This is a predicted complex of two RNAs, RNase P RNA and transfer RNA, with 456 nucleotides together. Its mean pLDDT, the model's own confidence on a scale to 100, is 76. Rfam match: Bacterial RNase P class A. Its family is annotated with ribonuclease P activity, tRNA processing and dimeric ribonuclease P complex in the Gene Ontology. It is annotated as a ribozyme.

């Protein structure tokens, strides 16, 4: 200097003016609802967004068994809890820093594998090699043979030596892999070693499956109060102990409640109060742990609307880009090249909007600014 | 807020149980018939299978994330 890779961070800032939304206080007008003015203070986010996962809170009869049904899936550990996070373990991918993994089971079943090839699953003889008969000089017909070729994503361990008609775990030596027995480290996943067995056991479970853990729904349109409204209607079907329905994914069985329920037409009424924001929170110190995170001590915290505000403009000053002028450097000396330097104009500032609250994921986005590998040049 | 569906030609939809070249219909286009159109008959084009990533030898289809469209839930009775 270029390429990459991890990581936190911060979302310009300050004043004025003019609006917006909500609190609080004052003070008019009015019988009351209900208006109108003035003041102090508050006012989006790292993702507020998908709504994929977890909780919290509220309600339902505090949700017994079976079965289907979904969901996870390498080990520890973390937490209110997860498909999240930590820290390993094996595989992978990269020269490396680092990253990625829905990583249980394919020697329980059951299904799959186009085309190509001779054979695709307890194989298979198209070529080629070998015998071994026949007719004769390149050919037929048994047979053997997975070493060679050739097809495919995949073709049943690999080398090399012995054997052998060729040949071949057929035998042996070494490797590489599975199982099984020990011994060593580790809580564990695993690693390592020695020994044995057999030549071998393919691929797919984001294919049914099969193991092992786990799992009541529903949602703030959850709920409670208060208050309006009126046609508590017509009509088909169904049940009333011979129990519909209903207890929030289905299905049986068992218990509760049961007398209405299911559709069709047709109506009214869509106001206000609560839930609503202090909550598993932030910072910051010690202290325990490799971290996640826990504990302990101190401080800080007023967005709460109900189709929804948080903006706009001017000034200053800061970033970033760029033209133009000056200074300084270098040099192969040209209107040439570079610079965390000065100065003046001119431009630009992403993604994006809280709606009951949180802890994660993901997915969108700007900018600078630390470590560390890799490359190339200089000293 | 919730809760559930959908996306394959310009328009409607098969193909959803992995196999290589993704069909139909109707539209266009183009040709025949006809003095000319209509209808009919023959032909030809047109596809990112909404997008990206993964599993597989191999994906319109399995998995997972986006993207973009649509239905439905107040209370009384």
């Nucleotide at each position: 200097g270029g390429a990459g890779u991890a990581g936190g961070u911060c979302a310009a800032a300050u004043g004025a003016u003019c609006g917006c939304c909500g609190g609080c206080c004052c003070c008019c007008c009015c019988a009351a609802c209900g208006g109108a003015g003035g003041g102090c203070g508050g006012g989006a986010g790292g993702a507020a967004a998908g709504u994929c996962c977890g909780g919290g809170c509220u309600c339902c009869a505090c949700a017994g068994g079976g079965c289907u049904g979904g969901a996870u899936g390498c080990u520890g550990g973390g937490u209110a809890a997860u498909u999240c996070c930590c820290a390993g373990u094996c595989u992978c991918g990269g020269c490396g820093a680092c990253g990625a993994g829905g990583a249980g089971g394919a020697a329980a079943g059951u299904g799959c594998a186009a085309c190509a090839g001779a054979a695709a699953g307890c194989a298979g003889a198209c070529c080629g090699c070998c015998c071994c008969g026949c007719c004769u000089u390149g050919g037929c017909g048994g047979g053997g043979u997975a070493a060679g070729g050739g097809u495919g994503a995949a073709a049943c361990g690999g080398u090399g030596a012995g054997g052998u008609a060729a040949g071949a775990g057929c035998u042996c030596a070494c490797c590489a892999g599975u199982c099984c027995c020990g011994g060593u480290g580790g809580c564990g996943a695993c690693a390592u070693c020695g020994g044995g067995a057999g030549c071998u056991a393919g691929g797919c479970a984001a294919a049914c499956c099969c193991c092992a853990u786990c799992c009541g729904g529903a949602g703030c349109a959850a709920a409670a109060c208060c208050a309006a409204a009126u046609a508590g209607g017509g009509g088909a079907g169904u049940g009333u102990u011979u129990g519909a329905g209903g207890g929030c994914g289905g299905c049986c069985c068992g218990u509760c409640c049961g007398a209405g329920c299911u559709c069709c037409c047709g109506g009214g009424u869509a106001g206000g109060u609560u839930g609503c924001u202090u909550g598993a929170u932030c910072c910051c110190g010690c202290c325990g742990g490799c971290a996640a995170c826990g504990g302990c001590g101190g401080g800080g915290c007023u967005a709460g609307a109900g189709g929804a505000a948080u903006g706009a403009u001017c000034a200053u000053u800061g970033c970033c880009c760029u033209u133009c002028g000056g200074g300084c450097c270098g040099c192969a000396a040209g209107c040439c090249g570079g610079c965390u330097c000065c100065g003046a104009g001119g431009g630009g500032a992403a993604c994006a909007g809280a709606a009951c609250c949180c802890g994660g994921c993901u997915u969108a986005u700007g900018a600078a600014c630390u470590g560390c590998u890799c490359c190339a040049g200089g000293u | 807020g919730c809760g559930c569906c959908c996306g394959u030609a310009g328009c409607u939809c098969a193909g959803g149980u992995g196999g290589a070249u993704a069909g139909a219909g109707c539209g266009u286009c183009g040709g025949a018939c006809u003095u000319c159109g209509a209808a009919u008959c023959c032909g030809c084009a047109g596809g990112u299978c909404g997008c990206a990533c993964g599993u597989u030898c191999g994906a319109g289809u399995c998995g997972u994330g986006c993207c973009g469209g649509g239905c439905g839930c107040g209370c009384c009775a």